[in-house]
RNA sequence: CUUCGAAAAAGGCAAUCCCACCGUGAGGUGGGUCCGCAAAGCCAAGGGUCUCCCGCACACCACGACAGGGAAGACGGCUGGGCCGCCGAG
Numbered sequence: 001c002u003u004c005g006a007a008a009a010a011g012g013c014a015a016u017c018c019c020a021c022c023g024u025g026a027g028g029u030g031g032g033u034c035c036g037c038a039a040a041g042c043c044a045a046g047g048g049u050c051u052c053c054c055g056c057a058c059a060c061c062a063c064g065a066c067a068g069g070g071a072a073g074a075c076g077g078c079u080g081g082g083c084c085g086c087c088g089a090g
Stems, first nucleotide, its partner, number of pairs: 002090004012037002017032006035077001041083003046079002048075004052070003
């Protein structure tokens, strides 16, 4: 420098559920718990899923979708990509 993650060690992260707070919502943050993870570190303007808004939509009131649109958003622990990196083996 490069490929790999079988065994080991040091350290790291934390699904689900519960509690509190935030958000219309998808979800987020903190604490507890610990299913798992070699990138479950960071980015994200590839794809995907989900939410919200418009639309459909009417004389008025109530209810209320599909398609289509959003120069609105959520998820990175769905998948592809970029950057950086611990330990070990070849």
A computed fold for a 90-nucleotide RNA from a Thermoanaerobaculia bacterium, annotated as c-di-GMP-I riboswitch aptamer. It was read from a public genome assembly, where an Rfam model found it. Taxonomically the source falls in Thermoanaerobaculia (Bacteria, Pseudomonadati, Acidobacteriota). The model forms 95% of the base pairs in the Rfam consensus. The coordinates come from a structure-prediction model, not an experiment, and the mean pLDDT is 79.